[in-house]
Context: one part of a larger RNA
RNA sequence: CGUAGGAGAAUUGAGAGGACCUAUCCUUAGUACGAGAGGACCGGGAUGGACACACCUCUGGUGUUCCAGUUGUCACGCCAGUGGCAUCGCUGGGUAGCCAAGUGUGGAACGGAUAACCGCUGAAAGCAUCUAAGCGGGAAGCCCACCUCAAGAUCAUUUCUCCCGGGAGCAAUCCCCUGAAGAGCCGUCGAAGACUACGACGUCGAUAGGCCGGAAAUGGAAGCGCGGUUAACGCGCGGAGUUGACCGGUACUAAUAGCUCGUGAGG
Numbered sequence: 001c002g003u004a005g006g007a008g009a010a011u012u013g014a015g016a017g018g019a020c021c022u023a024u025c026c027u028u029a030g031u032a033c034g035a036g037a038g039g040a041c042c043g044g045g046a047u048g049g050a051c052a053c054a055c056c057u058c059u060g061g062u063g064u065u066c067c068a069g070u071u072g073u074c075a076c077g078c079c080a081g082u083g084g085c086a087u088c089g090c091u092g093g094g095u096a097g098c099c100a101a102g103u104g105u106g107g108a109a110c111g112g113a114u115a116a117c118c119g120c121u122g123a124a125a126g127c128a129u130c131u132a133a134g135c136g137g138g139a140a141g142c143c144c145a146c147c148u149c150a151a152g153a154u155c156a157u158u159u160c161u162c163c164c165g166g167g168a169g170c171a172a173u174c175c176c177c178u179g180a181a182g183a184g185c186c187g188u189c190g191a192a193g194a195c196u197a198c199g200a201c202g203u204c205g206a207u208a209g210g211c212c213g214g215a216a217a218u219g220g221a222a223g224c225g226c227g228g229u230u231a232a233c234g235c236g237c238g239g240a241g242u243u244g245a246c247c248g249g250u251a252c253u254a255a256u257a258g259c260u261c262g263u264g265a266g267g
Stems, first nucleotide, its partner, number of pairs: 001152001005163006015149004021049007033038001051106005059100004066093005071086006111143002117137004164266001165176004177264001182261004186202005207254003210250005216243003223237005
């Protein structure tokens, strides 16, 4: 810009892409078959491998925004207690998120048309012949079916809902009024994201931060008391103190106020 007014939702699916894998075991059955050795079709069930998608309950990894221990050095006047730097200084753990080695799911079934091939009826050619007319069966392959995208599918689908004036003039157009539905700007954000887009919210408010409570992590804070050699350290107050992302609540803070686009019934 188009989709013959504008807008918000929902929708059909032309078309496109993805996927399509495979093994072993049990059973049928030591049956059919076979002198024996051996050993099935068909059908039913189970368990795997690789691959793909999704997820984080479990098992774990990471987790430089959490907790603890600890070395050297510097600083806060000193002690105590802290902080900076040293690969996050090093070390032991670890929530959310992300992730796989973890968890779940998938390949199917049904149908249609076929290939090789197997047939029925059957002439040309009194026979024969699956083929010439006609009619069946028949693959992990093809079309469907499954998953995803999809109306710029210009043949531009469909459905629902919402919104919008008076006058003058032959007309072009002009005047007055109006600025709808809705959308955007802006702001607070997001398991959305390069930007954009998408989604949530903007006081008629839980969108983010703060605060409160919980979960979870760490693992027993500082201080004081007691014990101990004026020690290291241990014990008690005390599952203590601290705490990112998680869950819930709460208007304390910030989403204030406002502006712009979009018109007037539609060849």
Model confidence (mean pLDDT): 90 of 100.
Large-subunit ribosomal RNA, domain VI from an Anaerolineales bacterium, 267 nucleotides, folded computationally.
Taxonomically the source falls in Anaerolineales (Bacteria, Bacillati, Chloroflexota, Anaerolineae).
Rfam family: Bacterial large subunit ribosomal RNA.